This is a predicted structure of a 271-nucleotide part of an RNA (large-subunit ribosomal RNA, domain VI) from an Actinomycetes bacterium. Model confidence (mean pLDDT): 87 of 100. Its Rfam family is "Bacterial large subunit ribosomal RNA".

[in-house]
Context: one part of a larger RNA
RNA sequence: CGGAAGAGAUUUGAGGAAACCUAUCCCUAGUACGAGAGGACCGGGAUGGACGUAGCUCUCGUGUGCCAGUUGUCCUGCCAAGGGCAUUGCUGGUUGGCGACCUACGGGAGGGAUAACCGCUGAAAGCAUCUAAGCGGGAAGCCUGUUCCAAGAUGAGAUCUCUCACCGGGUUAACCGGGUAAGGCCCGUGGUAGACCACCACGUUGAUAGGCCGGAAGUGUACGUGCGGUAACGCAUUCAGCUGACCGGUACUAAUCGGCCGAGGGCUUGG
Numbered sequence: 001c002g003g004a005a006g007a008g009a010u011u012u013g014a015g016g017a018a019a020c021c022u023a024u025c026c027c028u029a030g031u032a033c034g035a036g037a038g039g040a041c042c043g044g045g046a047u048g049g050a051c052g053u054a055g056c057u058c059u060c061g062u063g064u065g066c067c068a069g070u071u072g073u074c075c076u077g078c079c080a081a082g083g084g085c086a087u088u089g090c091u092g093g094u095u096g097g098c099g100a101c102c103u104a105c106g107g108g109a110g111g112g113a114u115a116a117c118c119g120c121u122g123a124a125a126g127c128a129u130c131u132a133a134g135c136g137g138g139a140a141g142c143c144u145g146u147u148c149c150a151a152g153a154u155g156a157g158a159u160c161u162c163u164c165a166c167c168g169g170g171u172u173a174a175c176c177g178g179g180u181a182a183g184g185c186c187c188g189u190g191g192u193a194g195a196c197c198a199c200c201a202c203g204u205u206g207a208u209a210g211g212c213c214g215g216a217a218g219u220g221u222a223c224g225u226g227c228g229g230u231a232a233c234g235c236a237u238u239c240a241g242c243u244g245a246c247c248g249g250u251a252c253u254a255a256u257c258g259g260c261c262g263a264g265g266g267c268u269u270g271g
Base pairs, nucleotide, nucleotide: 001152005163006162007161008160009159010158011157015149016148017147018146021049022048023047024046025045026044027043033038051106052105053104054103055102059100060099061098062097066093067092068091069090070089071086072085073084074083075082076081110144111143112142117137118136119135120134166178167177168176169175183261184260185259186258187203188202189201190200191199208254209253210252211250212249213248214247215246217243218242219241224237225236226235227234228233
């Protein structure tokens, strides 16, 4: 820009893309077959490999402003308690998130038309013949069936809902300009989203983010004081103290006030 006014939702599916793998074991059955050795079709079941999709309940990894321990040194006047630096100084754990080594699931069944091939009926050619007329079977392949995208599918589809037929100019027509409606955008707080944009949630008629409160979870029993010990240290207060992302609550802070865009409907016939 188009989609024959302007919007907000929900859709159909022409078309396109993805996927399409495979092994071992058990039963049938040591049966059919075979002198034996060996050893099935058909059918049913179990467990895997690789690949893929999704997810974080479990397991593991990461976890550089979470917690604790600890070495050297400097500083806070000193003790104690802390802070800085040394690869995050080193070490042990670890929430959320992210990931796989973890978890769940998938390849199908079914239908249709077929290939090679196997047939039925059957002449030309009194026989024979799957073929010439006609009719069947038959593959991981083809068309479906499964998942995703999808009306710029210009062949531009469908359904529901909302807004109303404004003002000025104009050859009264197209059209031009203007203020609006429904609605949208800008702006702001953010994340289940994300390179930007987009998408999604929210904007005081508010829990969107931060703060605060409570909880979960992590670490592992803080500081100070008391008691015991010459002391190092131990015990009690104390399952303490501290805490990133998690779950809920609460308007304390910030989403203020606002600005902009955005329809008036096409053609034909008759009166």